Background:
This is a predicted structure of a 473-nucleotide part of an RNA (small-subunit ribosomal RNA, 3' major domain) from Parcubacteria group bacterium CG1_02_44_31. Taxonomically the source falls in Bacteria candidate phyla (Bacteria). Rfam family: Bacterial small subunit ribosomal RNA.

[in-house]
Context: one part of a larger RNA
């Protein structure tokens, strides 16, 4: 000097408390153990792993399995012989064999430049062989870069000069007051700075002025752009009040206005060699750890965990009627009107490269009215069967959806544990990356209704400042 303490003071944080809603129990979905399996690729393992990596495994992707075929090789540079021009190359085609690649024989069309009369030389192509190399999602994150979690958006980490101390070091950065904050103000053997904090960035809320199409029924300004203005605690009172700054009032749309982006020095020999790159190793003329292919698995299933949906109902369910968003998306796309079909979905063609068409009457919960009257039910919607639609070469394994019929556990969930402080929790749709299609209930935006509660820090659990003690480094 630092690290622990079941030592101290001070202070913070949905950390306790004070509420709401929930997870644990029931079903299903997703992901993980673990067990099987020819394979069930692989990696992530407390917090900081398990709806993670994957923003979409049927084939492909795939890195795993059987089986089948290739070997200078699917793509890359290069050397050496040899060979092509009415072809061994390119485009199509067939014909045998296969599961497919991939092997073995064909057919038609079709081509380069320069020199030279031409024969023929050179260049540039290709094709077989051959040598070099290719090639590997093969290992090593404990060889790395480069990125990321996490403490933690916590207020910390640090310097130069000078002082102090035989040094290792310490002062500064400690004390006071304050602040979200190493913020500031006052002190002071310290003065300074620098990497963090705040502040510039960006949305958003208020005004104003200017333009305005595709937006509204007009000429207006809802709304869309774009400029500006507004918040500095400026005013006033109060706190010994100097001065920071805190309490209140006035006015204000707004008193760090809310979100968002940014993540110091460093610790975990954290995580990623399978994003990418990349050292060093290993595998490669012959049964390859390469490279096509054809089916299979990554989707098994006696348990277990972790993230989720959806229910157990009446503040509900079914049923008709009404009503009110925003974000985005859209030409190998969105798909209107009409017409079929109970539906899914078909036909069908206008518009739209979109403020103009179109998804999307843009939306549900909500209201208004009927009905159910407490019941495993007109509750829940697993599972199954059977009759379809679509997407795609193919929906056995293993696709989503529609219709009938089935109607299972489940009557609020032990110990225990989670998230949240405002337009937030909760409940409610909608939209969209990926993507032919989808196992989406995930992620990641958008609006729409919309609340309780916070006496207070005594106690868990994390923090920071300073004091201590210590057999630890």
């Nucleotide at each position: 000097a630092g690290a622990c303490g079941g030592g101290g003071a001070c202070u913070c944080g949905c950390a306790c408390a004070a509420g709401c809603g929930g997870u644990g129990g029931a079903u299903c979905a997703u992901g993980a153990c673990g067990u099987u399996u020819a394979a069930u690729u692989c990696g992530a393992u407390g917090a900081c792993a398990a709806a993670c990596g994957a923003g979409g495994a049927a084939c492909c992707u795939c890195a795993c399995c059987a089986g089948g075929g290739c070997u200078u090789g699917a793509a890359a540079u290069u050397g050496u012989a040899g060979c092509c021009g009415u072809a061994u190359g390119c485009u199509u085609u067939g014909u045998c064999u296969g599961a497919a690649a991939g092997g073995a024989c064909g057919g038609a069309g079709u081509u380069u430049c320069c020199c030279g009369c031409a024969a023929g030389g050179g260049a540039g192509g290709g094709c077989u062989a051959u040598a070099a190399c290719a090639g590997g999602u093969g290992u090593u994150g404990c060889a790395u870069g480069g990125u990321u979690g996490u403490c933690g958006u916590c207020a910390g980490c640090u310097c130069g000069u000078g002082c102090c101390g035989u040094g290792a070091g310490g002062c500064g950065u400690u004390c006071c007051c304050u602040u979200c904050a190493g913020u500031g103000g006052g002190g002071u053997a310290a003065c300074g700075a620098g990497c963090g904090c705040a502040a510039c960035c960006c949305u958003u809320g208020u005004c104003c002025u200017g333009c305005g199409u595709u937006a509204c029924a007009a000429g207006u300004g809802u709304c869309g752009c774009a400029g500006g203005a507004g918040a500095c605690a400026g005013u006033c009172c109060c706190g010994u009040g100097a001065a920071a700054c805190g309490g209140g009032a006035a006015g204000g749309a707004a008193g760090u206005g809310a979100g968002g982006a940014u993540g110091a020095c460093g610790c975990c020999a954290a995580a990623u060699c399978a994003g990418c790159a990349u050292g060093a190793c290993c595998c490669u003329u012959u049964g390859a750890u390469g490279c096509c292919c054809u089916g299979g698995g990554c989707a098994a299933c006696a348990c277990u965990c972790a993230u989720g949906a959806u229910a157990c109902a009446a503040u509900g369910g079914c049923c008709g009627a009404g009503a009110c968003a925003a974000u985005g998306c859209g030409u190998u796309g969105c798909c209107a009107a009409g017409c079929c079909g109970c539906g899914a979905g078909g036909c069908g063609g206008a518009g739209c490269u979109a403020a103009u068409c179109g998804c999307a009457u843009c939306a549900a919960a909500c209201u208004c009215g009927g009905u159910c009257u407490c019941a495993g039910u007109u509750c829940a919607g697993a599972u199954u069967g059977c009759a379809g639609u679509c997407u795609g070469c193919a929906a056995c394994u293993c696709g989503a959806c529609u219709g009938c019929a089935u109607g299972a556990a489940g009557c609020c969930g032990g110990a225990a544990u989670c998230g949240c402080u405002a337009g937030u929790a909760a409940a409610c749709g909608c939209g969209u990356a990926u993507c032919a299609g989808c196992u989406a209930u995930g992620g990641c935006g958008c609006g729409u209704u919309g609340a309780a509660u916070a006496c207070g820090u005594u106690c868990u659990c994390g923090a920071g400042u300073c004091c201590u003690g210590u057999a630890c480094u």